About this RNA:
This is a predicted structure of a 350-nucleotide part of an RNA (small-subunit ribosomal RNA, central domain) from Picea mariana. It matches the Rfam family "Bacterial small subunit ribosomal RNA".

[in-house]
Context: one part of a larger RNA
RNA sequence: UUGGGCGUAAAGCAUCUGUAGGUGGCUUUUCAAAUCCAUCAUCAAAUCUCAAGGCUCAACCCUAGACAGGCGAUGGAAACUACCAAGAUGGAGUAUGUUAGGGGCAGAGGGAAUUUCCAGUGGAGUGGUGAAAUGCAUUGAGAUCGAAAAGAACACCAACGGAGAAAGCACUCUGUUGGGCCGACACUGACACUGAGAGAUGAAAUCUAGGGGAGAAAAUGGGAUUAGAUACCCCAGUAGUCCUAGCCAUAAAUAAUGGAUACUAAGUGUUGUACAUAUCAACCCACACAGUGUUGUAGCUAACGUGUUAAGUAUCCUGCCUGGGGAAUACGUUCGAAAGAAUGAAACUC
Numbered sequence: 001u002u003g004g005g006c007g008u009a010a011a012g013c014a015u016c017u018g019u020a021g022g023u024g025g026c027u028u029u030u031c032a033a034a035u036c037c038a039u040c041a042u043c044a045a046a047u048c049u050c051a052a053g054g055c056u057c058a059a060c061c062c063u064a065g066a067c068a069g070g071c072g073a074u075g076g077a078a079a080c081u082a083c084c085a086a087g088a089u090g091g092a093g094u095a096u097g098u099u100a101g102g103g104g105c106a107g108a109g110g111g112a113a114u115u116u117c118c119a120g121u122g123g124a125g126u127g128g129u130g131a132a133a134u135g136c137a138u139u140g141a142g143a144u145c146g147a148a149a150a151g152a153a154c155a156c157c158a159a160c161g162g163a164g165a166a167a168g169c170a171c172u173c174u175g176u177u178g179g180g181c182c183g184a185c186a187c188u189g190a191c192a193c194u195g196a197g198a199g200a201u202g203a204a205a206u207c208u209a210g211g212g213g214a215g216a217a218a219a220u221g222g223g224a225u226u227a228g229a230u231a232c233c234c235c236a237g238u239a240g241u242c243c244u245a246g247c248c249a250u251a252a253a254u255a256a257u258g259g260a261u262a263c264u265a266a267g268u269g270u271u272g273u274a275c276a277u278a279u280c281a282a283c284c285c286a287c288a289c290a291g292u293g294u295u296g297u298a299g300c301u302a303a304c305g306u307g308u309u310a311a312g313u314a315u316c317c318u319g320c321c322u323g324g325g326g327a328a329u330a331c332g333u334u335c336g337a338a339a340g341a342a343u344g345a346a347a348c349u350c
Stems, first nucleotide, its partner, number of pairs: 003322004007304002012318001014201004021194003026087003033081001035077006042070002049065001051063001053061002091191001092188003096183002099180001103177007110154001114150003118146001120144002125136002162169001207246005215241001220236004258317006266295008299306002323350003332343004
């Protein structure tokens, strides 16, 4: 390489948009590129094969012929693929009527708690631990009460619930804005799927500049513990955590499960919507789409398990894997201010 694979053994890009490319639903027609059939020409000889013949046989030699396959020419076929032309509406989209939502961004407001500061009351401890000590405190702490300031996070509701491509999203209100589901069936008429490169977004931490800094807290200091204790425990405490503008591009970025389409038992929750029933209304009962859970048949699986939200049955496109270590490496290249990220070997060794 072929083959075989990718939930857990190696292997699905963190997620999306989308170029080239690949693939593509229904009906009728054109054409004959691909495809198929026939004939012809050609593919030196030898070899192979077949049928005769010659060395006493054989190997060997000689004569005549042929299959398969390649390329080309001519003539034909028209189901399938491509092409031409036309049409339809089921895929896809637009418009329309509702509708659910912590989807995004911006602005405004709120209370609880914490800490600090000011004032009053009060007068000896407080704090902390397994036990202590460092610490705070008669320059009046801790406790209690009143006023003020600051920053960060939003209890209950809250759920196996919701919306979002993912990361992620929750106090309340307002503005603005993206997407989704459902109903009816008005319009376009295959406009679709995937997607190498490419582009966009991308937790936390780190970094740059300017603000901010309550709490908790890497580093650091002290007290303990201990043989030691660069730790676990305690008292303090800086960066950072927050905001604005940039950078970085990584996570067990996980459902460890790429996307799309179709088909294949049921039961039971729940969210949104429609319809029917009931009705003052909420239930109950029946049913259909779109999500989200759970149990489970067939099937699949090495097993665990999965099972209409497939890891089943099929098709299309894409990424990736090929023994362990060396190696999340070296060298080179690209990106980055840096830290580093991406790409990514070999010798050697088992």
The organism belongs to Picea, within Eukaryota.